This is a predicted structure of a 131-nucleotide RNA (FMN riboswitch aptamer (RFN element)) from Embleya scabrispora DSM 41855. The prediction has a mean pLDDT of 81. The organism belongs to Embleya scabrispora, within Bacteria.
[in-house]
RNA sequence: UCGCGCGCUCCGGGGUCGGUGUAAUUCCGAACCGGCGGUGACAGUCCGCGACCCGACCGCAGCCGGCGGCCGGUUGACCCGGUGAAAAUCCGGGACCGACGGUGAAAGUCCGGAUGGAAGGCAGUGCGCGG
Numbered sequence: 001u002c003g004c005g006c007g008c009u010c011c012g013g014g015g016u017c018g019g020u021g022u023a024a025u026u027c028c029g030a031a032c033c034g035g036c037g038g039u040g041a042c043a044g045u046c047c048g049c050g051a052c053c054c055g056a057c058c059g060c061a062g063c064c065g066g067c068g069g070c071c072g073g074u075u076g077a078c079c080c081g082g083u084g085a086a087a088a089u090c091c092g093g094g095a096c097c098g099a100c101g102g103u104g105a106a107a108g109u110c111c112g113g114a115u116g117g118a119a120g121g122c123a124g125u126g127c128g129c130g131g
Stems, first nucleotide, its partner, number of pairs: 001131009010121002016030004031109002033098002035049004044096002053073003057069004078094005100112003
């Protein structure tokens, strides 16, 4: 210095102005945001993964309402034109999508589970092995 293995740590953005109203950062007008891997070239909308949600089973606690593990299931949304060898990823234009619970009124953006968890990482670091 490089490679491999194991461990630990780290890594998610966004509601502001106006309107209506008894009441709305939830409605209306305008605004803002986009996890991870892949791909003939850069992706919220392509192919997958994760989160959320649902169910069976197991365990824990305990009492009728939970927590955890594991397996299975479910899971949103894009077109047109241009460039090019190649783009549903770039450029131009116009669209669209966004778990559950809560709330003085309906939430991608507020509060909560969550000081949580996961995918993945040519992010950091420790140990070991090898070149």